[in-house]
RNA sequence: UCCGAGAAAGGCAAACCCGCCAAAAGGCGGCGACGCAAAGCCAAGGGUCUAAGGUUAGAACAUUUAACUAUGACAGCCGGGCUGCCGAAG
Numbered sequence: 001u002c003c004g005a006g007a008a009a010g011g012c013a014a015a016c017c018c019g020c021c022a023a024a025a026g027g028c029g030g031c032g033a034c035g036c037a038a039a040g041c042c043a044a045g046g047g048u049c050u051a052a053g054g055u056u057a058g059a060a061c062a063u064u065u066a067a068c069u070a071u072g073a074c075a076g077c078c079g080g081g082c083u084g085c086c087g088a089a090g
Base pairs, nucleotide, nucleotide: 002090003087004086011036012035017030018029019028020027021026034076040082041081042080045078046077047074048073049072053069054068055067056066057065058064059063
């Protein structure tokens, strides 16, 4: 350095439920543990989610429907970059 042990110490926390924020996806806090050796950080690779705003088309009664669209999200989808605790075997 690779690697990751029914090792130790410590860490994070899915779903559900509650509160707040957001148009939504989702985020934050609480509760709670499905899991995680980077489940720490990075969205300018791919992917997925959302569609307020915008565009187009329609309907028709001052609004409404559909399609498309990220500038919005997800790092606990994959890949990549940066940083990092502990340590046996090999």